[in-house]
Predicted 3D model of a 560-nucleotide part of an RNA (large-subunit ribosomal RNA, domain I) from Parcubacteria group bacterium SW_4_49_11. The coordinates come from a structure-prediction model, not an experiment, and the mean pLDDT is 82.
Context: one part of a larger RNA
RNA sequence: GGUGUAUGGUGGAUGCCUAGACAUCGGGAAACGAUGAAGGACGUGGCAAGGCUGCGAUAAGCCUCGGGGAGCCGCUAAGCAGGCGUUGAUCCGGGGAUGUCCGAAUGGGGAAACCCGCUGUGGCAAACCCACAGCGUCCGUGUGUUGGACCGCACGGGAGUUAUACCCGAAGAAGUGAAACAUCUCAGUACUCGGAGGAAAAGAAAGCAACCGCGAUUUCCUUAGUAGUGGUGAACGAAGAGGAAACAGCCCAAACCUGAACUACGGUUCAGGGGUAGGAGGAAAGAGACGUACCCUUCGAGGGUGGGUAUCACAUCGGCGUUAGUCGAAGGAGUUGGAAACCUCCGCCGUAGAACGUGACAGCCGUGUAGACGAAAGCGUGCGAUGUGAUAUCUGUCUCUUAUCCUGAGUAAGACGAGGCACGAUAACCUUGUCCGAAGCAACCGGGACUACUCCGGUAAGGCUAAAUAUUCCCCGAUGUCGAUAGUGGACCAGUACCGUGAGGGAAAGGUGAAAAGUAGCCCGGAAGGGCAGUGAAAUAGACCUGAAACCAUACACUU
Repeated sequence: GGUGUAUGGUGGAUGCCUAGACAUCGGGAAACGAUGAAGGACGUGGCAAGGCUGCGAUAAGCCUCGGGGAGCCGCUAAGCAGGCGUUGAUCCGGGGAUGUCCGAAUGGGGAAACCCGCUGUGGCAAACCCACAGCGUCCGUGUGUUGGACCGCACGGGAGUUAUACCCGAAGAAGUGAAACAUCUCAGUACUCGGAGGAAAAGAAAGCAACCGCGAUUUCCUUAGUAGUGGUGAACGAAGAGGAAACAGCCCAAACCUGAACUACGGUUCAGGGGUAGGAGGAAAGAGACGUACCCUUCGAGGGUGGGUAUCACAUCGGCGUUAGUCGAAGGAGUUGGAAACCUCCGCCGUAGAACGUGACAGCCGUGUAGACGAAAGCGUGCGAUGUGAUAUCUGUCUCUUAUCCUGAGUAAGACGAGGCACGAUAACCUUGUCCGAAGCAACCGGGACUACUCCGGUAAGGCUAAAUAUUCCCCGAUGUCGAUAGUGGACCAGUACCGUGAGGGAAAGGUGAAAAGUAGCCCGGAAGGGCAGUGAAAUAGACCUGAAACCAUACACUU
């Protein structure tokens, strides 16, 4: 020096554990904000210096209404001092009060948490000073002043934050694929902006279909990777029908009538009535049928009152849900052990043998579980009743005739260009930048170029509309997954420490024990640390579970 064995050190793998994550499902909720939000700064404790939590100069809290029932004055963090509490504290829930400064930040300014004002009122003898309140901007409505613009006043509303989700709109790439690349693709995706809601959007046919028929929209399955589109490359990719979910239909404009205001007397505007359709409908005029509570005007059955029905809104009451909670069956002994829930013996409950905890493995010890209850106050309610109000409708509607009037115009259509449609245009349909430009029901549009006869479907150029559908920051419940190099970046004071001018990047770090019983006292040492002693089941559980390997050391054996 090597090999081996043993004993230690170092190290922190492994095993076990879980305080934390993750995924999915069901229910709730889907907002907060000028009554000042989200997020912060600074304060706030008897001893309180730092941090966390709570709170706001009334500052780990104040008032009140409920719950609860014996202890309490949050955590790190023990203690001292002093208090509170069965006249019900601490604690939990509802409501209220207070709520510094910054922040949309809003009196003006500003390098956020600071500086400086004006007006009014009050205090003061007072100009100073102090206290309180108000003072931004935009939009709408009303109003004052004025010749008018402006300016002013009052009332109401907006703003900002977020859930990096879902929805609608505006604007809109490239890497990529095409084995290069330009049309094409990626993709109307990402990113950006605007807007809204709890959902949004869409929506009651100028629709599909095909000679049969359907009957608003939305979503799912299927049709179907079909028909098609396509440097006919890469690739893109329907619809009708069929089956399901859910179902709901309505209101204006116009003609005409009445009234009012204005009037260039042509009419216009406003209010009320009327009216809303495609086998066309409505108005007007005429005729007829049935029906009709009252009043007014007046003979138009016009308007009003009253009554019926439906819907909506609000209020009250009730129900239900929610924000604290309550009740809730049944076991003992012996043995081993530090400890019994293990084992043995003899019992019991079960609408409860889910689960967790308790010194090892508990249906019957604790919390719970099945089941059954509960709210003074607030909130919600797709439930019921009542009341009030609004709206609609009925109480005058239907039929027939006439063919006088109305039925959404710079619109439809057309040309050129562009975009959307699965469709890259030879290309219907939809949108529209430039131009052009109808008909008006004896009308018009569509049925995938286009034309014609017939046929079929529909009525554009106004508007509203629940449900089925999408999503999950958040709350509740359930199930499953991971188990500290995993699972969130974050189980631990983490978006922290740290890095970066900044945008931004971004960690490591869990476990004594059943209980601190956390080693009194003695000895060595300056201390650290150690040896006795003591606690404990265990101390090689002593700052910590277990404690692998690499690596280091010591002892012994063999060997060079």
Rfam family: Bacterial large subunit ribosomal RNA. Taxonomically the source falls in Bacteria candidate phyla (Bacteria).